Context: one part of a larger RNA
RNA sequence: UGACGGGGGCCCGCACAAGCGGUGGAGCAUGUGGUUUAAUUCGAAGCAACGCGCAGAACCUUACCAGCUCUUGACAUAGGGAUUUUGGUCGCCGGAGACGGCCGCCUUCAGUUCGGCUGGCUUCCACACAGGUGCUGCAUGGCUGUCGUCAGCUCGUGUCGUGAGAUGUUGGGUUAAGUCCCGCAACGAGCGCAACCCUCGUCUUCAGUUGCCAUCGGGUUAGGCCGGGCACUCUGAAGAAACUGCCGGUGACAAGCCGGAGGAAGGUGGGGAUGACGUCAAGUCCUCAUGGCCCUUACGAGCUGGGCUACACACGUGCUACAAUGGCGGUGACAGUGGGUCGCAAAGGGGCGACCCCGAGCUAAUCCCAAAAAACCGCCUCAGUUCGGAUUGCACUCUGCAACUCGAGUGCAAGAAGGUGGAAUCGCUAGUAAUCGCGGAUCAGCACGCCGCGGUGAAUACGUUCCCGGGCC
Repeated sequence: UGACGGGGGCCCGCACAAGCGGUGGAGCAUGUGGUUUAAUUCGAAGCAACGCGCAGAACCUUACCAGCUCUUGACAUAGGGAUUUUGGUCGCCGGAGACGGCCGCCUUCAGUUCGGCUGGCUUCCACACAGGUGCUGCAUGGCUGUCGUCAGCUCGUGUCGUGAGAUGUUGGGUUAAGUCCCGCAACGAGCGCAACCCUCGUCUUCAGUUGCCAUCGGGUUAGGCCGGGCACUCUGAAGAAACUGCCGGUGACAAGCCGGAGGAAGGUGGGGAUGACGUCAAGUCCUCAUGGCCCUUACGAGCUGGGCUACACACGUGCUACAAUGGCGGUGACAGUGGGUCGCAAAGGGGCGACCCCGAGCUAAUCCCAAAAAACCGCCUCAGUUCGGAUUGCACUCUGCAACUCGAGUGCAAGAAGGUGGAAUCGCUAGUAAUCGCGGAUCAGCACGCCGCGGUGAAUACGUUCCCGGGCC
């Protein structure tokens, strides 16, 4: 000077408290440990590993295992020789395939001094080399997590101190804030805070192949359907608007705080982006880059099959439930974000259904995905049930070369555990929690995960003694 204290003072945060809903018990999904295995590839490890890298493991991916193969190599540059194209494809033989061999067809480079001469392609040879998801994140760059969107971290000059260092940054108020005011041997400044950026909320202007009968006309069984028009809604560009600006109180005549007016919005209006100096030798050599070390007929490369999907167990994260504010049936309203030409697919037809046939329209404010679901009406009457749906059998559908290991979905049948979950533990302060559905990325197919969207829509906060984390003295 820091850090620490079951030292003190002051102050914050869903930290406790007050509430609401969960997890921990059940079944399943998923990740992990362990065990098993020829292999179950590797990494991540308290918070900050464990629905994490994986925004898609049947082959591929794939790094693992077994077997079969290759050795200048799957990929790059350079030298020499040869062929002049070369590439694609039907078929045949051997083979699991990689690969090797044969035959046919199609396609057939550029320049040119017309010389395979130059470039390019293919192939052969030799040598430099390639290659490595092999090791070291404790050799590194880059990127990331975390404390923490916490209010802090520093510098110049001056002053003080022998010096380390202090001062400034402490103090009195105040703030979400080292925010601002006042004081002060300090005076200034920088990185942070705030603001400038995006978005939501109000209004205006501009613009109208979406919207509207608002206004006029036409037509219909019916629909903005048509003419017509930008008023409204909306879309998307520009602007306005909020600043403690006004009033009262309070305060130190300050900063500010409390109340009020006006206002769509009031004291940072809600949300986002934005993460200081640093900490954890935190994470990543398997994104990429890279030093060193190691392999070089293999630790490189290709292929077939298997594995990553195993299962006595243990843990994390979720989904579905245990029912009556519920289940089933019926009726049939009201969204928003998005996606679509290798695609989304209407209408019509077939099938109980998954789905199939046909295929209008749409490169999309125009067409489609599309049905929103909770809501409303009726039945069920407390029962392992008309709750719950695991598991299993049979029959199918779809994707794909291929669903045995190991996909998703449908119908029929069967119907397990489960009676609100011990100790313990998590989230949330408002359009939030809870609850309801919808979309998207990845993707041939596969979502209870992830990222978004809207619908319905609460309860509670006395307070800061205590638990946890943090700030100042």
Molecule: small-subunit ribosomal RNA, 3' major domain
Organism: uncultured prokaryote